Context: one part of a larger RNA
């Protein structure tokens, strides 16, 4: 000096990126229990009280109340939740980076498109496989993620789909002509008519498909702002909500709470650099070793460090 324990006066978080680590609390009777709720929950909410032996007391077995009686201390040691608010993301129970991440990531019930008529679509080829000894309340493929309220507008790009008497698309296949084969048939090579697929081009049609949802100017009898006008360009010009957000650059915006002070954090605003509706949007009981932020309690985290035990390491002998 370090490593693990085990204590501390007075303060209590004043440490620090953060109460990280410690400490508090802990089983069990009894009483008692808000907020919000999908009425199940929330909840062990919190918040409180009690306890050892003896007697009364008996007869299997419990007990109230009262009385006594020891200690500093009776769940007399050890085991055995700290709690209690606001918000953020995820409905939930699960899974995940085997050896830095458990998370807001995956998943998932539920919702939706979408192909599949059974010799089904799908599963690179094969396969008397597998879906399936199933038969559209079944099977596969996406994306969305519980529950409430809800999901605007755009088919002009990109896809995809078409029962469109739309165009273009080839070897080939009929027929015909006429040349070559001494003639016929027949073959060869040549021109001309018919016909004929995917596909491609035109059309239409489809956003819970991929995706996308302006500018500028000017107006109201104080200012201010602009319900409205004008006017360019789009396929269409962001509806509803929410909104300095896990998104806000200027920004520590601006108002109010909370603190004696707060770039954090909670609640309004809207001037959204750059929200925005299953790439789902907004809200939500409950859950959550999740993430931010406040109080109780409690502490050696700190103020300030000490001491002790038990190991290490170091000098020395």
């Nucleotide at each position: 000096u370090c490593a693990u324990a085990u204590u501390a006066a007075a303060g209590g978080a004043a440490c620090u990126u953060u109460g990280c680590a410690a400490a508090u609390u802990u089983a069990c009777u009894c009483u008692g229990u808000a907020c919000g709720u999908u009425c199940g929950c929330a909840a062990u909410a919190a918040a409180g009280a009690g306890a050892g032996c003896c007697u009364u007391a008996a007869a299997a077995g419990u007990u109230a109340a009262a009385g006594g009686u020891a200690a500093c201390a009776u769940u007399a040691a050890a085991u055995a939740g700290a709690a209690a608010g606001c918000a953020a993301c995820g409905a939930c129970u699960g899974g995940u980076u085997a050896g830095c991440a458990a998370a807001a990531c995956c998943a998932u019930a539920g919702g939706a498109c979408u192909c599949u008529g059974c010799a089904a679509a799908u599963u690179u080829g094969u396969a008397u496989a597998a879906a399936a000894a199933g038969u559209a309340u079944a099977g596969g493929g996406u994306c969305u993620g519980a529950c409430g309220c809800c999901u605007g507008c755009c088919c002009g790009g990109u896809g995809c789909u078409u029962a469109g008497a739309g165009a273009a698309a080839a070897a080939g296949a009929a027929u015909u002509a006429a040349a070559g084969u001494a003639a016929a048939a027949g073959c060869u090579a040549u021109a001309a008519u018919u016909u004929u697929a995917a596909u491609u081009c035109c059309a239409a049609g489809u956003a819970a498909a991929c995706g996308g949802c302006g500018g500028u100017u000017c107006u109201a009898a104080c200012u201010a702002u602009a319900a409205g006008a004008a006017u360019c360009c789009u396929u269409a010009g962001g509806u509803a909500g929410c909104g300095a957000a896990a998104u806000u650059c200027c920004u520590u915006g601006a108002c109010g709470g909370g603190u004696a002070a707060a770039u954090u954090c909670c609640g309004u605003c809207c001037u959204g650099c750059a929200u925005g509706a299953a790439u789902g949007g907004u809200g939500u009981c409950a859950c959550g070793a999740u993430u931010g932020c406040u109080u109780u309690a409690c502490u050696g985290u700190c103020u300030c460090u000490a001491a002790u035990a038990u190991g290490a390491a170091u000098u020395c002998a």
Large-subunit ribosomal RNA, domain IV from Ethelia umbricola, 317 nucleotides, folded computationally.
The organism belongs to Ethelia, within Eukaryota.
The gene name in the source record is rnl.
Model confidence (mean pLDDT): 83 of 100.
Its Rfam family is "Bacterial large subunit ribosomal RNA".